A computed fold for a 74-nucleotide RNA from a Candidatus Pacearchaeota archaeon, annotated as transfer RNA.

């Protein structure tokens, strides 16, 4: 230098190919229930689409240009 994959809640991931329910699901957190208590269980809540731009009635999804990671030519 060129090329190809990957970025989603505090950690994990599913949805992208085929745009369209309130972006789900485990954990993890805090509250309540439940117990003498405590663990297990239930139940409610916090909490995310890497960043600009552009298509569009609607983008996490398509497009275009950065960004960090891995890899693989040179």
């Nucleotide at each position: 230098g060129g090329g190809g994959c990957u970025g989603u809640c505090g950690g994990c991931u599913a949805g992208u190919c085929u745009g369209g329910u309130u972006a789900g699901g485990c954990u993890u957190c805090a509250g309540c229930c439940u117990u003498c208590g405590g663990g297990a269980g239930g139940c409610u809540g916090c909490g995310a689409c890497c960043c600009c731009g552009g298509u569009u009635c609607a983008a996490a999804u398509c497009c275009g240009g950065g960004c960090a990671g891995c890899c693989c030519c040179a």
Record summary
The prediction has a mean pLDDT of 82. Rfam family: tRNA. It is annotated as a transfer RNA. NCBI's taxonomy places the organism under Archaea, Nanobdellati, Candidatus Pacearchaeota.